[in-house]
RNA sequence: CUCUGAUAAAGGCAAACCUGUUGAAAAACAGGGACGCAAAGCUACGGGCCUACGGUCAGAAAUUCUGGCUAGGGUGGUCGAGCUGCCGGG
Repeated sequence: CUCUGAUAAAGGCAAACCUGUUGAAAAACAGGGACGCAAAGCUACGGGCCUACGGUCAGAAAUUCUGGCUAGGGUGGUCGAGCUGCCGGG
């Protein structure tokens, strides 16, 4: 430097759920809590998935309601990609 994750050692992160806060929502953050994770560290670049405030179309009603489409929103513990990293083995 590169490939790899048996056996370890030192550690790390933290699902569901609960409480509070933010948000239109998806969801995020903080605390508790551990299902799990060898990158479950960082980055929305590509795909996927979620939401629809706003925009737009349609219908019915008549200060509106309902439905469809749409990401400027979100998801890194959905996949790929990029960057960085502990220890062991080849």

A computed fold for a 90-nucleotide RNA from a Halanaerobiales bacterium, annotated as c-di-GMP-I riboswitch aptamer. Its mean pLDDT, the model's own confidence on a scale to 100, is 88. Rfam family: c-di-GMP-I riboswitch aptamer. Its family is annotated with cyclic-di-GMP binding in the Gene Ontology.